[in-house]
Context: one part of a larger RNA
RNA sequence: CUGGGCGUAAAGGGUGCGUAGGUGGUAUGGUAAGUUAUUUGUGAAAGUCCUGGGCUUAACCUGGGAAUGCCAGAUAAGACUGCUGAACUAGAGUAUUGGAGAGGGUAGUGGAAUUUCCGGUGUAGCGGUGAGAUGCGUAGAGAUCGGAAGGAACAUCGGUGGCGAAGGCGGCUACCUGGCCAAAUACUGACACUGCGGCACGAAAGCGUGGGGAGCAAACAGGAUUAGAUACCCUGGUAGUCCACGCCGUAAACGAUGUCAACUAGCUGUUUGUUAUUUAAAUAUAAUGAGUGGCGCAGCUAACGCGGUAAGUUGACCGCCUGGGGAGUACGGUCGCAAGAUUAAAACUC
Numbered sequence: 001c002u003g004g005g006c007g008u009a010a011a012g013g014g015u016g017c018g019u020a021g022g023u024g025g026u027a028u029g030g031u032a033a034g035u036u037a038u039u040u041g042u043g044a045a046a047g048u049c050c051u052g053g054g055c056u057u058a059a060c061c062u063g064g065g066a067a068u069g070c071c072a073g074a075u076a077a078g079a080c081u082g083c084u085g086a087a088c089u090a091g092a093g094u095a096u097u098g099g100a101g102a103g104g105g106u107a108g109u110g111g112a113a114u115u116u117c118c119g120g121u122g123u124a125g126c127g128g129u130g131a132g133a134u135g136c137g138u139a140g141a142g143a144u145c146g147g148a149a150g151g152a153a154c155a156u157c158g159g160u161g162g163c164g165a166a167g168g169c170g171g172c173u174a175c176c177u178g179g180c181c182a183a184a185u186a187c188u189g190a191c192a193c194u195g196c197g198g199c200a201c202g203a204a205a206g207c208g209u210g211g212g213g214a215g216c217a218a219a220c221a222g223g224a225u226u227a228g229a230u231a232c233c234c235u236g237g238u239a240g241u242c243c244a245c246g247c248c249g250u251a252a253a254c255g256a257u258g259u260c261a262a263c264u265a266g267c268u269g270u271u272u273g274u275u276a277u278u279u280a281a282a283u284a285u286a287a288u289g290a291g292u293g294g295c296g297c298a299g300c301u302a303a304c305g306c307g308g309u310a311a312g313u314u315g316a317c318c319g320c321c322u323g324g325g326g327a328g329u330a331c332g333g334u335c336g337c338a339a340g341a342u343u344a345a346a347a348c349u350c
Base pairs, nucleotide, nucleotide: 003322004321005320006319007304008303012318014201015200016199017198021194022193023192025088026087028085029084030083031082033081034080035077036076037075038074039073040072041071048066049065050064051063052062053061054060091191092188093187094186095185096184097182098181099180103177104176105175106174107173108172109171110154115149116148117147118146119145120144121143125136126135162169163168206247207246208245209244210243211242215241216240220236221235222234223233258317259316260315261314262313263312266295267294268293269292270291271290272289273288274287275286276285277284299306300305323350324349325348332343333342334341335340
């Protein structure tokens, strides 16, 4: 040549789009680059292997043969791959008709609650805890009624329900807008899959500028607790949390499970389509798609478990791992306003 792996032991990139590259459906003609066969040349000698010979043997020396891989030319074959011509429709896509949805963006709007302020009633407590204290209150609190302001979040419905590539998305209305699914037809005719670099998106926290600030709340202050208490508990409270624009680019970014395709027993819940039968009734049943859950056969697995949503059986492409620590660190590079991110060692040590 041709290692074995990646749910939990080291190992799937946070997610998508896509360039190069790799790979690629059915049938047919041509071609002959790959491929295969034959042949010629080459493939130095020594060495290796086989078979003889010579030193008493061996090592060693020596004759002959074979072999190896590569290369070049010629001839032939035409299955497979490639290239090329003209086709096909099962992959992919387009159109038509419907369907569900917290998918995204902008604007408007609603009620409950918290807080603050104003006014009325009213009087001595309120608040908080394991118990307390700090704190608030006779300058009238807390309670209660009425009014006003302002910000943030949307109870019930709500559901292993839905949508989205992931992050994520939840009051209501309008506008703009992306994707998905089904059923039939019609059309294009392999237009496909994956994807090093690249580009875009990317929770929270954090950063810049300008707003906003009800509640909550790092830091901070005070009160407790305690041997101490830079904590847990309590009273306060600033950044922040919210908005606009611009950065950051990381998470247990998790299904700790890359994407695409094919194949491989069943049973059952649920969401949403379609068809058939049925019914007073989308009422029930069945079939068939697309999701989302629970079991489970074969098989797989170290076991746990997975099991048509595979971790089964296979194919295509990408990413990643290679004992623990040192270390996701140093140095250098790139990016960033910074915080830092990314790429990424070694000495030494067990």
Description:
A computed fold for a 350-nucleotide part of an RNA from a metagenome, annotated as small-subunit ribosomal RNA, central domain.